[in-house]
RNA sequence: GGAUUUCACUUAGGGGUGCCCCAAAUUGUCGGGCUGAGAUCAUACCCAUAUUACCUGAACCAGAUAGUGCUGGCGUAGGGAGAUGAAUAAAGAGUUUU
Numbered sequence: 001g002g003a004u005u006u007c008a009c010u011u012a013g014g015g016g017u018g019c020c021c022c023a024a025a026u027u028g029u030c031g032g033g034c035u036g037a038g039a040u041c042a043u044a045c046c047c048a049u050a051u052u053a054c055c056u057g058a059a060c061c062a063g064a065u066a067g068u069g070c071u072g073g074c075g076u077a078g079g080g081a082g083a084u085g086a087a088u089a090a091a092g093a094g095u096u097u098u
Stems, first nucleotide, its partner, number of pairs: 005087004010082001011048001013047003017042001018034004023029001054079003060073004
């Protein structure tokens, strides 16, 4: 000297909230079940340069399921929201000694 990696904190920061069943009801509410970090207010969860937030493609394709982005593919795809601090310490530079 400070690449890289990890963590913390903060923010006018970025996101998603499906499927099925019953009751009531008459078009919207409540309860339950499935997956998941999170299933629309939780003010919780996840994410902030990204090959794990999320979106587009997509009313996509294949396989399962009571059903659904449930699983996989697509996908090292294209987009996608930052500052600070701490720790670690590479390459490199200077000085001194031998």
Predicted 3D model of a 98-nucleotide RNA (TPP riboswitch aptamer (THI element)) from a Bacteroidales bacterium. The organism belongs to Bacteroidales, within Bacteria. The sequence was found by an Rfam model in a public genome assembly. Its mean pLDDT, the model's own confidence on a scale to 100, is 75. Its Rfam family is "TPP riboswitch aptamer (THI element)". From the family's description: Vitamin B(1) in its active form thiamin pyrophosphate (TPP) is an essential coenzyme that is synthesised by coupling of pyrimidine and thiazole moieties in bacteria.